[in-house]
């Protein structure tokens, strides 16, 4: 230098002028005046958790979700980090990775045969006339995405075949080493088993339900109807009827109609923003992350505020001048024009995931070259 | 703001692992003196991008795009 891998930041600044929302700000209101006023994804709503009402959400089925081990964390399907299998020369990067040796389905089409055995060519044997019929065989061919599921050599045979032997490979078991574990490494001895579980299932763990439109204040007073029952002499006790997908078990009447208050979708109001919260140091720990001290306060609106316009700077871009450099192609400088990514809070938090123009940090890797 | 639900040719609409039925519209052709009617034929249809699987409209992830539905009441 090139070509690459993998990370970190920012994503327009400044300054006047007008305009908007909250708060300072009181019994309500306006002015004035000061402070503060999107994000890394505020988005998708895909997952977890607080919060809230239903029993302080409780057993049991079922529903539903996870899936290699360790560990982080309020929790998770997330996040470190190691272990398995894949890709690359290599930094590295991809993995929805329990179980097909519990049972159950499927495996079109072609094929003799789609998983339980069988046999279409072909091979041997016997009748025999070459055809043909009976038997044997499971290498070989050929179909298909996949053929019965140990590859090679030797032995054996009528042909043959894990039918025998020796070696390699294969998972699952046994002992030992090594590791918290998931494995790994080394011997052993028996063995013969097709794919699919993002098919039903099985196995281990987790799991009530609604969601800020969630619930609270605002919001107080009465009448009439069903039903308040049945079983038992009566008590216990069972049986019926809602809240809840099913059973326990807790709770626990239920519906109409006026009147008041009120004017309907009632307004308001609260929940609402100080929180698993931000930042710095430091210490522990490979790391996610924790612990400790110091500081900070950082939008809360309710058809929804966070904006507009002038002026300079930065960047890009592509067009036209000027200039300089070069034989050219271009490159630079300056001016003028145009433009500055995705995107837009709404109860709040940690994560996926997607979108994002351009700008930028640090590690490393492989090839050349040069000292 | 929450919570569901669907997306197959111009249109309607069935399929749920194994060449995406079928009616309407629409071209063509047969018939007819000229149409209708009838009758044959004819098209780049599963929102889109990834996975699993031998094989995906179908199972499963994201993404688009299109609807429904819920504002407390004693």
């Nucleotide at each position: 230098c090139u070509a690459g891998a993998u990370u970190u930041u920012u994503g327009g600044c400044u300054a006047a002028u007008c305009g908007c929302g909250u708060g300072g700000c009181g019994c309500a209101a306006a002015a004035a005046c000061c402070a503060c006023g999107a994000g890394g994804a505020a988005a998708g709503u895909c997952c977890g958790g607080g919060c809230a009402g239903c029993a302080u959400a409780g057993g049991g089925a079922g529903u539903g979700g996870u899936a290699g081990u360790c560990g982080c964390u309020a929790a998770c399907g997330g996040c470190g980090a190691c272990c398995g299998g894949g890709g690359g020369c290599g930094a590295c990067c991809c993995u929805a990775g329990g179980g097909a040796a519990a049972g159950u389905g499927c495996c079109a089409c072609a094929g003799a045969a789609a998983c339980g055995a069988a046999a279409c060519u072909a091979c041997c044997c016997a009748g025999u006339u070459u055809a043909c019929u009976g038997g044997g065989c499971a290498a070989a061919g050929g179909u298909g995405a996949a053929a019965c599921g140990a590859g090679c050599a030797g032995g054996g045979u009528a042909a043959g075949a894990g039918c025998c032997u020796g070696u390699a490979a294969c998972g699952a078991c046994c002992a030992g080493c090594g590791g918290u574990g998931a494995c790994g490494c080394u011997g052993g001895a028996a063995g013969a088993c097709g794919g699919u579980a993002a098919a039903c299932c099985c196995u281990a763990c987790c799991u009530g339900c609604u969601g800020c439109a969630a619930g609270g204040a605002g919001a107080u007073a009465u009448g009439u109807c069903u039903c308040a029952g049945g079983a038992g002499u009566a008590a216990a006790u069972c049986c019926a009827a809602g809240g809840u997908u099913c059973c326990c078990g807790c709770c626990g009447a239920g519906g109409c109609a006026g009147u008041u208050c009120a004017c309907a979708a009632a307004a308001u109001c609260c929940g609402c923003u100080c929180g698993a919260g931000c930042c710095a140091u430091g210490c522990g720990g490979c790391a996610a992350c924790g612990c400790a001290u110091a500081g900070c306060c950082u939008a809360g609106a309710u058809a929804g505020a966070u904006g507009a316009u002038u002026a300079g700077c930065u960047c890009c871009u592509u067009u036209u001048a000027c200039u300089g450099c070069g034989c050219a192609a271009g490159c630079a400088u300056u001016a003028a024009a145009g433009g500055a990514a995705c995107a837009g809070a709404a109860c709040c938090c940690g994560g996926c995931u997607u979108a994002u123009a351009g700008a930028u940090u640090g590690u490393c890797u492989a090839g050349c070259c040069a000292a | 703001g929450g919570u569901c639900u669907g997306g197959u040719g111009g249109c309607c609409g069935a399929g749920c692992g194994g060449u995406u039925a079928g009616g309407c519209a629409g071209g063509g052709g047969u018939c007819u003196g000229c149409a209708a009617a009838a009758c044959c034929c004819c098209g780049u249809a599963c929102a889109g991008c990834g996975g699993u699987u031998c094989a995906a409209c179908u199972c499963c992830g994201c993404u688009c795009c299109a609807g429904a539905c819920c504002u407390c009441c004693a």

Predicted 3D model of RNase P RNA and transfer RNA as a complex of 445 nucleotides.